[in-house]
RNA sequence: GAGUCGGCCGAACAGUCGCUCCGCCCGCCUGGGCGGGGAGGAAAGUCCGGGCUCCACAGGGCAGGGUGCCAGGUAACGCCUGGGGGGCGCGAGCCCACGGAAAGUGCCACAGAAAACAGACCGCCCAAGCAGCUGCGGCUGCCGGCAAGGGUGAAAAGGUGCGGUAAGAGCGCACCGCGUCGGUGGCAACAUCGACGGCACGGUAAACCCCACCCGGAGCAAGGCCAAAUAGGGGGGCCAUGGUGUGGCCCGCACCGUCCCCGGGUAGGCCGCUCGAGGCGCGCGGUGACGCGCGUCCCAGAGGAAUGGCUGUUCACGACAGAACCCGGCUUACAGGCCGACUCUC
Numbered sequence: 001g002a003g004u005c006g007g008c009c010g011a012a013c014a015g016u017c018g019c020u021c022c023g024c025c026c027g028c029c030u031g032g033g034c035g036g037g038g039a040g041g042a043a044a045g046u047c048c049g050g051g052c053u054c055c056a057c058a059g060g061g062c063a064g065g066g067u068g069c070c071a072g073g074u075a076a077c078g079c080c081u082g083g084g085g086g087g088c089g090c091g092a093g094c095c096c097a098c099g100g101a102a103a104g105u106g107c108c109a110c111a112g113a114a115a116a117c118a119g120a121c122c123g124c125c126c127a128a129g130c131a132g133c134u135g136c137g138g139c140u141g142c143c144g145g146c147a148a149g150g151g152u153g154a155a156a157a158g159g160u161g162c163g164g165u166a167a168g169a170g171c172g173c174a175c176c177g178c179g180u181c182g183g184u185g186g187c188a189a190c191a192u193c194g195a196c197g198g199c200a201c202g203g204u205a206a207a208c209c210c211c212a213c214c215c216g217g218a219g220c221a222a223g224g225c226c227a228a229a230u231a232g233g234g235g236g237g238c239c240a241u242g243g244u245g246u247g248g249c250c251c252g253c254a255c256c257g258u259c260c261c262c263g264g265g266u267a268g269g270c271c272g273c274u275c276g277a278g279g280c281g282c283g284c285g286g287u288g289a290c291g292c293g294c295g296u297c298c299c300a301g302a303g304g305a306a307u308g309g310c311u312g313u314u315c316a317c318g319a320c321a322g323a324a325c326c327c328g329g330c331u332u333a334c335a336g337g338c339c340g341a342c343u344c345u346c
Stems, first nucleotide, its partner, number of pairs: 001344009011314007019038008040320001044331002047329005052219004064215005069083005084098001085096004099210002104208002106204003121150002123146003129142005158176006177199001178197008223271004233262006242256005278297008315318001
């Protein structure tokens, strides 16, 4: 100088005027005094996972959805850590939905002769067979053989080399790849070694599908408590034993009055509501994610929704952005700055 990874900050201080919540006090209310707390690393997207609440539920299965190398961590996860495999980078390091294609089905555009029961455009060969010619050495053609070379394509039915052959070809051999079996190391993914097989098995599963594992639904407008006015419901008592209806009439039945009690529910109020898988420090265990122990701290909780305005000083002149039940992740946005570890080059 160029880069990689991890962590942190993201205006500071003082004064003053407000806003909101909590505690104490002015006996209570109103109002006020004193003391204390008051946005973020993402409060965001609402994409995963869980707590909590209500509903449903014997168990199991089907359907549907999700996850997908192995081991571990965790309340749980699609997250994190460590490891394996593949790819990229000189390197620190980064990226990967990374199970199954000899269970079945489908698809493989264009180009190309042929795209999965392979195929023959250019090309190579004329050994065998047939025909013609012959200067008897052969030459030409037919019938054929080949898949090495060229060409097409994302992909052409193992690769490289030697042998072999008319030319060729796993036709033979060596190495590599692939497959099967076995040994060794590892919890495992996997690695490695040996023997055998002459290659039989193209790709595609964020195509259907198969296999393994996981998943009940809805969400704080969840849910619960208190509870007017008006209307309506249930029960009991009372009343000139009244009125109205039904009916020709009586009995009966239904409705109407008044008082008390009960319960549901609306407006409204209250709870849920913030002490929690919590923060910080130290020690111990572990490669690590993380766990355990001790000490210490209390850190927004509103309900039209509070964290702002002004002044002064300073600087690098201020990015993205505002809690609404809570927590763990992921993703996305972000002016500028700080710290640590490491790599490459000079």